[in-house]
RNA sequence: GGGCGAGUGGCGGAAUAGGCAGACGCGCACGACUCAAAAUCGUGUGGGAGUAAUCCCAUGAGGGUUCGAUUCCCUCCUUGCCCA
Numbered sequence: 001g002g003g004c005g006a007g008u009g010g011c012g013g014a015a016u017a018g019g020c021a022g023a024c025g026c027g028c029a030c031g032a033c034u035c036a037a038a039a040u041c042g043u044g045u046g047g048g049a050g051u052a053a054u055c056c057c058a059u060g061a062g063g064g065u066u067c068g069a070u071u072c073c074c075u076c077c078u079u080g081c082c083c084a
Stems, first nucleotide, its partner, number of pairs: 001083007010026003019067001027045006046057004060076005
C1' cells in the first nucleotide's frame, strides 16, 4: 500500500429485507433472609432538564439518502486478521 471484519450504557453483548435503541448477563445501589456475612430472592440502574407528568440527547467522528438510519452510501479515526 491492497483486501476482509469490528467499534452500541460501568463491562460483556443483543437488536440490521430501514420503524419503541440498550434485550439478556455481569457489575453497582437499596431491601428481604442471617447473630453477622456469603449464597439466594425482590426492586431499581445511560446522560440532561423538570416537583411531577413529560421532554431533549445518546450506537467511534463528520457528511449523504429517507417521513424515519445501529442498519444503506461516502470520507475519516481506532483496532483485529490476511495479502504484498
Model confidence (mean pLDDT): 82 of 100. Transfer RNA from Candidatus Falkowbacteria bacterium RIFOXYA2_FULL_38_12, 84 nucleotides, folded computationally. The sequence was found in a public genome assembly. Rfam family: tRNA. The family's RNA type in Rfam is transfer RNA. From the family's description: Transfer RNA (tRNA) molecules are approximately 80 nucleotides in length. The organism belongs to Candidatus Falkowiibacteriota, within Bacteria.